[in-house]
Context: one part of a larger RNA
Order: sequence, then structure tokens, then C1' cells
RNA sequence: GGACGAACGCUGGCGGCGUGCCUAACACAUGCAAGUCGAGCGAGGACAUUCACCUAAUUGCUUCGGUAAGAAGGUGGAUAUCCUAGCGGCGGACGGGUGAGUAACGCGUGGGCAACCUGCCUUCAAGACCGGGAUACCGACUCGAAAGGGUUGUUAAUACCGGAUGUGCUGCAGAGGUCGCAUGAUCAUUGCAGUAAAGGGGAGACUCGCUUGAGGAGGGACCUGCGUUCCAUUAGCUAGUUGGUGGGGUAGAGGCCUACCAAGGCGACGAUGGAUAGCCGGCCUGAGAGGGUGAUCGGCCACACUGGGACUGAGAUACGGCCCAGACUCCUACGGGGGGCAGCAGUGGGGAAUCUUGCACAAUGGGCGAAAGCCUGAGACAGCGACGCCGCGUGAGCGAAGAAGGCCUUCGGGUUGUAAAGCUCUGUCAUGGGGGACGAAAUAAUAUGACGGUACCCCAAGAGGAAGCUCCGGCUAACUACGUGCCAGCAGCCGCGGUAAUACGUAGGGAGCAAGCGUUGUCC
Repeated sequence: GGACGAACGCUGGCGGCGUGCCUAACACAUGCAAGUCGAGCGAGGACAUUCACCUAAUUGCUUCGGUAAGAAGGUGGAUAUCCUAGCGGCGGACGGGUGAGUAACGCGUGGGCAACCUGCCUUCAAGACCGGGAUACCGACUCGAAAGGGUUGUUAAUACCGGAUGUGCUGCAGAGGUCGCAUGAUCAUUGCAGUAAAGGGGAGACUCGCUUGAGGAGGGACCUGCGUUCCAUUAGCUAGUUGGUGGGGUAGAGGCCUACCAAGGCGACGAUGGAUAGCCGGCCUGAGAGGGUGAUCGGCCACACUGGGACUGAGAUACGGCCCAGACUCCUACGGGGGGCAGCAGUGGGGAAUCUUGCACAAUGGGCGAAAGCCUGAGACAGCGACGCCGCGUGAGCGAAGAAGGCCUUCGGGUUGUAAAGCUCUGUCAUGGGGGACGAAAUAAUAUGACGGUACCCCAAGAGGAAGCUCCGGCUAACUACGUGCCAGCAGCCGCGGUAAUACGUAGGGAGCAAGCGUUGUCC
């Protein structure tokens, strides 16, 4: 000198774009952050229309016995629209947060997979036949303070199960072609065995789904070369340890697991142990080499109160799922139950220190849905903070009796200083009034904006509302007076202060930067 997620002191006009718990991975009140589909299913409800029946105010006729019409109401059926607790499907493995752990194939980079998986999407081939038994909701009974259950009866499905078919696929057996780096891969083929399916909407055309297989895209698992902090005042470490065989397990290779056999494996090219740490693209600095760093944004990893475990599923060993244990906390009728903000806001605490319990889904993106649409604290915006960067303003021109006042003075004057006043103007920003967007298109058409009456445009009045901070001995740009008297104090280094201090304090003057200026911390 540069830089910062900064903090502190003094000061503070406006706008744009960014950015904001670096500390306690401390504890959390409250609200919201993941739902959706009625075009999978039964059931229940709301509303409207219509039909049938019951009942019947009232009205007409009446020979007063009745007879005809019939509002409102009730029950049942049908149709249309809407709602949804339950069963079922898809999603909750994405998106969002954090950096505790991890020195590791965790990450980066280059390869391998002839050792693998892949829902939704996409291309192609083939198919969907016949049956069955349950169960939730609901009803009845019942236990419990609650959370929540139990028994029994009934019912549906794209829920579950059996059989058929088998283009295919899988397994076993057989013979053949092509190829390869070994195990082997691939192509066509024969026999035997096993193995599928679901319907919904529509008047229909058709459409959305379902099943099996082969490819694609995208995603993921695993293996591997190289790289990846400090300590040798850590020198030896290792028993599933190192390898083999059989078996198990997995989507899959593998001591991944197990039984047996062998005795290996790693290490001064730093094993083992300890300390510290998420890694990278990047960011800061530097001419570069390098050094430092890993906030925001992007990729990967790990974690979700602490520890352990699996279930479901294409995918999790699952932040807002489950089970167990523990600590903490809440409710309780004391028998027993509930909870997990390292999601967005917000609270307490810690700290030098870090924001609103905001608005709307309008756009972008995501989930579900045939769609309309619903959900979305992702994202888009607004609020707060000079925290940073950038831009603008706090006026411009003229103006010497060089006014007054201040300060200094050799008392002549000098300086503040064209500075002010005064005159002539301008109108940025702010203020008031008027107008007023783009972002919005998907559509046959209509409609649809949180931001926002914002940006922007026009008009108005008026210099009015808007300057501070640090420094002035040398380094280092900028000097005098007074006060103080090794005191009070200053200080980055050298050093100032003990009676004329340009170094302390105040004033006048000056220098520098400027809505900031200084100080502190850290890195180069």
C1' cells in the first nucleotide's frame, strides 16, 4: 500500500447493486416451511333439478256426506356440481440448513467396471385371459385422564392372492460362430423348468395408465494412478491382521461376514500414535514464482438432540418417518404419554459483533393432477444495518469599504479572505401535486403483477432540508499563541514533557480524506 462476512470511537443527506451469528453442532415459546390425486375405491355430506309415495296449509265445486287441484314438509330413486375422514397411487431420498465429525479414495484430477443398479422421461418389440379371499372407513360393544387401543359385524379397489398364456427374460444341460488383457464377452440356436398384467375417463374416435423385454438419456454404487496440514520431544504397528479354499451376503468385485489352512501385511519414500482441519471451483495479495484463505455463489462430502438399529422404497440406513437406549424438557387422574428450528421468521443465552415473528405465489423452478388447480419461508420481492462497492448532492457566477468578529503582531500591519454580506442565477437530491410502466405469456377469446401507484415522465416553490473526521517534531503533506512545568499527558518507530514545548491540553491557522474519517484485529 492492498484486502475484510469485520468490530470500536466521532459523525451521518440520497440512490443502485450486493451483503449480514465468524462465538454456544447452546437451549428453544409461537406461527408457517410437503403435499397432492374424487378421471384408482367404497362410504358420508352439501346444494340444485326432476320423478314416485306419504302428509297437508289453502283454494274451487258442492246435494255439506264429500270431490278436484295443491304451497311448505318428510321418505325413496335418478341426474349435475362441489367437499373429504379412510383404503390406494405418486411425492415426502428433491428443494432448504449447518460444518460437529472426517487427514479419508473424503475431496481434486485422470482412468477402469469383461464386477453393477436406475422410479419418472424417451425409442422399439410383445401382451393384459379366468377366478378368489380379505380389510380400513362405517355400525355395535368395550378399555383409558389423555395419547391411544381391543373384540365383533358388513363392504370396495389401479390394495392383496391363485390359475392360464410366454413375444421375451431367468436357471440348468448341449453343440456352434465372432472377438478379447485373464477370469471371459457377444451372436444365433436346441431341450427342460420357472416367471407377467389393472384398470380409469369418454357417446365414440381416442386418451391416461398396467405387464414383460431390449436400447437411450440423466442419476448413482464400486475399484484405481497421482495430489492433499503440523509434530520423530510419536519408531515400531497389525489377529480378520495378510493371503488361499469352501460357504454366506450384496445391485455388484471384495475378509464384507463365517469355517478351515498358510504366516503373512505395513514402516525413515515416515507406518502407528497425537494435534489441527470439511475438500474444491474460487477469493485476497504479489510483476511473477509464491504466500494466505475456503463468507456469499457453484460442485462434492458429512451431519440432523446424543448413541445404536433396521423397515419401506427405484432410491434412505431417511432434518420436519419408525424402533431402542440416554440426557434435557413438557403434560398427567401418577397408571402413562408428548417433543427435537444446523428450514423461514422470532426468543433467551454466549459474544466486540451480525436483520423482520413482513408481502404475494405475479414470474422462474419443484411435487401431485388428464386438466382446472392445489401446495411451495425454494425462489421472487419488500423491511432493518454507511457492513461493502459504485454514483450523486450539500449550490453556481459576480462580489474589496479587503466590513465586523476571531487569531497573531516588530503595533506599521498580517491572516481568516471572494470567504461572508450583497447582487444575478440554477433546480440535481429531498418535498408537494399530476400521469404512470417493462417484467405477462402460455389462450380461440376474456382474464391474470407480490414488488407498486415503485421506477420513469411532467409541473411547482425555494439556496432553502443536507459535513464531518483525522492529522500538522522527523519518517510524512501541514505552525503560531497561550496553559502546563519529567506534572498532566503523548507515542507506530525514533522519542517528546524538569519555565519561552511547532511532539502534552486549548485556540487561531493549515494539511489530508470525505458521507465518511480514524483506531483495533487478521492476511499478502
Molecule: small-subunit ribosomal RNA, 5' domain
Organism: uncultured bacterium